[in-house]
Two RNAs folded together computationally: RNase P RNA and transfer RNA, 486 nucleotides in total. Rfam match: Bacterial RNase P class A. Rfam classes the family as a ribozyme.
RNA sequence: UGAGUUGCCGGGGCGGCCGCUCUUUCCAACGAGCCCGGGGGCAACUUCGGGGGAGGAGGAGGGGGAGGAAAGUCCGGACUCCACGGGUCAGGGUGGUUGCUAACGGCAACCGGCCGCGAGGCUAGGGAAAGUGCCACAGAAAACAAACCGCCAACCCCGGGUUUCGGCCCGGGCGGCAAGGGUGAAACGGUGCGGUAAGAGCGCACCGCGGUCCUGGUGACAGGGCUGGCAGGGUAAACCCCACCCGGAGAAAGACCAAAUAGGGAAGGCGCAUGACGAUGACCCGCGUCCAUGCCUUCCGGGUAGGUCGUUCGAGGCCGGAGGCGACUCCGGUCCCAGAGAAAUGGUCGCCGCCCACCGGCCUCAAAUCCGGCGGGUACAGAAUCCGGCUUACAAGGCAACUCACGUC
RNA sequence: GCGCCCGUAGCUCAAUUGGAUAGAGUAUCGGGCUUCGAACCCGAGGGUUGCAGGUUCGAGUCCUGCCGGGCGUGCCA
Repeated sequence: UGAGUUGCCGGGGCGGCCGCUCUUUCCAACGAGCCCGGGGGCAACUUCGGGGGAGGAGGAGGGGGAGGAAAGUCCGGACUCCACGGGUCAGGGUGGUUGCUAACGGCAACCGGCCGCGAGGCUAGGGAAAGUGCCACAGAAAACAAACCGCCAACCCCGGGUUUCGGCCCGGGCGGCAAGGGUGAAACGGUGCGGUAAGAGCGCACCGCGGUCCUGGUGACAGGGCUGGCAGGGUAAACCCCACCCGGAGAAAGACCAAAUAGGGAAGGCGCAUGACGAUGACCCGCGUCCAUGCCUUCCGGGUAGGUCGUUCGAGGCCGGAGGCGACUCCGGUCCCAGAGAAAUGGUCGCCGCCCACCGGCCUCAAAUCCGGCGGGUACAGAAUCCGGCUUACAAGGCAACUCACGUC
Repeated sequence: GCGCCCGUAGCUCAAUUGGAUAGAGUAUCGGGCUUCGAACCCGAGGGUUGCAGGUUCGAGUCCUGCCGGGCGUGCCA
């Protein structure tokens, strides 16, 4: 200098004018229930005056006001309700090991495999020797093996030739073989030597593989010794088997207050045969609840519109220290940081910043840097109960570490 | 918020248990027929199977993640 790999930062700033939302302080028109006094009325009640102020139209001031993904809603939890516990089956999910964590399909470290010269990247990575299914076309054969071309003629049979009559040669049959060719994604271990008629784990050496033992490691696994001639190829993101995990619903969860209208039962207790219901895939066991009807007690209860809470202090942010390779955990200090409800956090103007292109300074090669001018761009995207992740989108930038190639010292 | 489904030629639809070139009708284009046009006959072109990645020898089909579209549902009236 060029080409890369990994991790991270950051996601414009200031001011003027006009606006939005939440909260808080002050001012404040008006002011209910309530209390006192007077009047009216048989009573229920009504009226006048005063006090007291829950609240409060409106106004002024202070403070806070989107994100790294708020997104997709793909996982996991917190929280709330379904009264609760246990079991069997079904269904769904996950799948190397050890850890982290509230939990996870997330993350970290490590192991194995594959890719890359490398830094590094990817990895649904349990079981194919429980069983079932599938493997098109091609090919002899796609899995208890088999033989198209091919190789062989040791053994047996037939025919022919030759003969020194022992045999030899040629062709065929019956056969032997799986080395070579060929097919395919895949052909019943690979390479080499020996061996043989030709061959073959038939024998041997090395590699691979199975079994067993030892060593190291928490473990996945790694290394080594002995042994077995090699056993049944692939596919489980095909059914399936194994291990582990999972109840359902979701803030429209749920709780409280409570108009108008309709409306009369509602709540609690006691007793109880049969029965019904239930955590909501099915069933069972326990258990619980309800119940026609009966008795007793109380007088308001359910619920819509609407309103309030849940609701933002939380597995929280920042700083420092300690432990750990790391994910992460612990300790101390400090801070409070949106809470709307069809949904606020905006609009406009000016200046600056950053980037891109062009022009000029630069006349007197070209380019870079620098300065000035003009023009353009400044993304993706908007909280809706909250949190941990994952995935996806993103203008223009910046930083760090590392790798490879070339050059120079 | 929750649940479910779909995406193949311009349009409407096929494609067997994953099996080799993704195929029909219609539309388009060219030729024929006709005086001309329609109809009819013959022929041709047209596909990133929504996108990306993975499993597999092999993916429209199986799995995962995105993109787009559609349907249903709660409480009350």